[in-house]
RNA sequence: GCCUUGGUAGCUCAGUGGAUAGAGCGACCGCCUCCUAAGCGGUAGGUCGCAGGUUCGAAUCCUGCUCAGGGCG
Numbered sequence: 001g002c003c004u005u006g007g008u009a010g011c012u013c014a015g016u017g018g019a020u021a022g023a024g025c026g027a028c029c030g031c032c033u034c035c036u037a038a039g040c041g042g043u044a045g046g047u048c049g050c051a052g053g054u055u056c057g058a059a060u061c062c063u064g065c066u067c068a069g070g071g072c073g
Base pairs, nucleotide, nucleotide: 001072002071003070004069005068006067007066010025011024012023013022018056027043028042029041030040031039049065050064051063052062053061
């Protein structure tokens, strides 16, 4: 330098054109308990890597850049 996979919540990930963007774990609050753990209920937490384009509408499609993994030279 070229090819390729990926970047979505604190962590691990789902979501491949239209919902208010979701789950598990974690955090916090409550219930329960003598206390803790477990269990149950709830709450908060997101520039969907960055910029531009296409579209009535983009996390999703296209382009460039960037970061990480893999391959080739």